[in-house]
């Protein structure tokens, strides 16, 4: 300056022929214990990077945009 890839919960991640967004971990309670860890039940948390576009309808399509990583020159 070109390609191409990633961006979803406090973390790693998942979610796809467009249809009410989910896991593990962690958090907060409870229960158990004499007390802490483990355990088991149960809860909270998300403007799906942004902004615009198409669609009855968009994490999903399409342009831009930032950001992070990789290619090539």
């Nucleotide at each position: 300056g070109c390609c191409g890839a990633u961006a979803u919960a406090g973390c790693u991640c998942a979610g796809u022929u467009g249809g009410u967004a989910g896991a593990g971990c962690g958090g907060c309670g409870c229960u158990u214990u004499c007390g802490u860890a483990a355990a088991g039940c149960g809860u909270a948390g998300g403007u799906c990077a942004g902004c615009g576009g198409u669609u009855c309808g968009a994490c999903c399509c399409c342009g831009c945009u930032u950001a992070u990583c990789g290619g090539c020159u």